Notes: Predicted 3D model of RNase P RNA and transfer RNA as a complex of 442 nucleotides. Rfam match: Bacterial RNase P class A. By type it is a ribozyme. Its mean pLDDT, the model's own confidence on a scale to 100, is 79.

[in-house]
RNA sequence: CCUGCCGGACGGGCAGUCGCUGGCGGGAAACCGCGAGAGGAAAGUCCGGUCUCCAUAGGGCAACGUGCCGGCUAACGGCCGGGGAGGCGCUCUCAAAGGGCGUUUCACGGAUAGUGCCACAGAAAACGUACCGCCGGGCGAAAGUCCGGUAAGGGUGAAAAGGUGCGGUAAGAGCGCACCGCGGCGCGAGCGAUCGUGCUGGCAGGGAAAACCCCACGCGGAGCAAGACCAAAUAGGGGAGGAUGCGGCGGCCCGCCGCGCCAACACUCCCGGGUAGGUUGCUGGAGCCGCGCAGCAAUGCGCGGCCUAGAGGAAUGACUGUCGCCCUAACGGGUACAGAAACCGGCUUACAGGCCGACAGGCUCC
RNA sequence: GGGCCGCUAGCUCAGCUGGGAGAGCGCCGCGUUCGCAACGCGGAGGUCGUGGGUUCGAGUCCCAUGCGGUCCACCA
Numbered sequence: 001c002c003u004g005c006c007g008g009a010c011g012g013g014c015a016g017u018c019g020c021u022g023g024c025g026g027g028a029a030a031c032c033g034c035g036a037g038a039g040g041a042a043a044g045u046c047c048g049g050u051c052u053c054c055a056u057a058g059g060g061c062a063a064c065g066u067g068c069c070g071g072c073u074a075a076c077g078g079c080c081g082g083g084g085a086g087g088c089g090c091u092c093u094c095a096a097a098g099g100g101c102g103u104u105u106c107a108c109g110g111a112u113a114g115u116g117c118c119a120c121a122g123a124a125a126a127c128g129u130a131c132c133g134c135c136g137g138g139c140g141a142a143a144g145u146c147c148g149g150u151a152a153g154g155g156u157g158a159a160a161a162g163g164u165g166c167g168g169u170a171a172g173a174g175c176g177c178a179c180c181g182c183g184g185c186g187c188g189a190g191c192g193a194u195c196g197u198g199c200u201g202g203c204a205g206g207g208a209a210a211a212c213c214c215c216a217c218g219c220g221g222a223g224c225a226a227g228a229c230c231a232a233a234u235a236g237g238g239g240a241g242g243a244u245g246c247g248g249c250g251g252c253c254c255g256c257c258g259c260g261c262c263a264a265c266a267c268u269c270c271c272g273g274g275u276a277g278g279u280u281g282c283u284g285g286a287g288c289c290g291c292g293c294a295g296c297a298a299u300g301c302g303c304g305g306c307c308u309a310g311a312g313g314a315a316u317g318a319c320u321g322u323c324g325c326c327c328u329a330a331c332g333g334g335u336a337c338a339g340a341a342a343c344c345g346g347c348u349u350a351c352a353g354g355c356c357g358a359c360a361g362g363c364u365c366c
Numbered sequence: 367g368g369g370c371c372g373c374u375a376g377c378u379c380a381g382c383u384g385g386g387a388g389a390g391c392g393c394c395g396c397g398u399u400c401g402c403a404a405c406g407c408g409g410a411g412g413u414c415g416u417g418g419g420u421u422c423g424a425g426u427c428c429c430a431u432g433c434g435g436u437c438c439a440c441c442a
Base pairs, nucleotide, nucleotide: 001362002361003360004359006357007356008355010353012323013322014321015320016319017318018317020037021036023034024033025032026031039337043348044347046346047345048344049343050342051223052222053221054220058254059253060252061251064218065217066216067215068082069081070080071079072078083108084106085105086104087103088102089101090100091099092098109214110213114212115211117207118206131154132153133150134149135148136147137146138145139144162180163179164178165177166176167175181203182201183200184199185198186197187196188195189194227280228279229278230277237271238270239269240268241267245259246258247257248256273441274440275439287306288305289304290303291302292301293300294299324335325334326333327332367438368437369436370435371434372433373432376391377390378389379388385422393409394408395407396406397405415431416430417429418428419427
């Protein structure tokens, strides 16, 4: 310097004219002046919370969600750190096995709690088994056939009942042994996941839990069209429901509260009728910027400074000049994804272009 | 703004606990008829909205995403 990958931050600048929506000031009013006015995702609505109403939101079961460990946080399925497993690269080694380092990915509890599934093929798909083969014996002239042993080799399959090697055997086999893997019991390190190590057992034993399920933890429901107030209009009309009732409660039971117990008042549902107006909730907040301290980090604490949309059939726009960038030989054209709707923390998705940093590889120079 | 549902052949829809992609109508060809319809026989036609994952194997299970549909306010 180039390429790849990962992370962070940006994502048009300046000037002018005419408009739109709030705020402040002036004015009797018309109106005038000053200042502000989309995003990193405002999106998808996939999670979590604030807020509001229903019990001050209570207990249990079910359902649902999450799932290695520790920490952060208001909370989370988020983030940070660690562990384990897999991939890639480098390296130790003659090489293999194995180890070390770097980088990257992981929905990563339990398959000895139980039930079920594994199509086709195949002898056999998990209660084990034998098609070809190998070996022994009987019969037979032979081809072969019968009985028995075996699972090393072949074959089937996505997957075949520990792996490699040596011994052993009629042939074989954890049958025996060494190493690796696995189970059990200890010891040590660590908060823990886990790691290291010793003894022991010839081996319990396949996959799948994004099958049911088990375990642990979490979780009440509805959502700003929530909710509160004012005003206008209509037929406070009709029907159904039930007394160990109905509603709050949108799974069930208990409990609490309200209305009730022979009447359709209240309540729920259905049909019908009326209005589609105003105020509030509404934006100063887990807020933004800078510095310092604690911490590996996420993050927390302290100090200083700042105010930065609040509309409601819904403002944030249009045009001109110039600069930057891209395409084009030039004229000229284009300038990404995308538009707040109560608010906040995340995740995911979309995104032209350039910037910064880390890592890996390649090339060149000293 | 918020809640919920759906996407499978040209159209309307099935597809259950993962192993064959189907039905009706429509379309094409043949038969029947003087001809047409109806009827009979045969046939074609599908990226299962898209992408990724789990699994030996996905229309089905999980995640993300695109498109479409539906519902909601207040008064008494």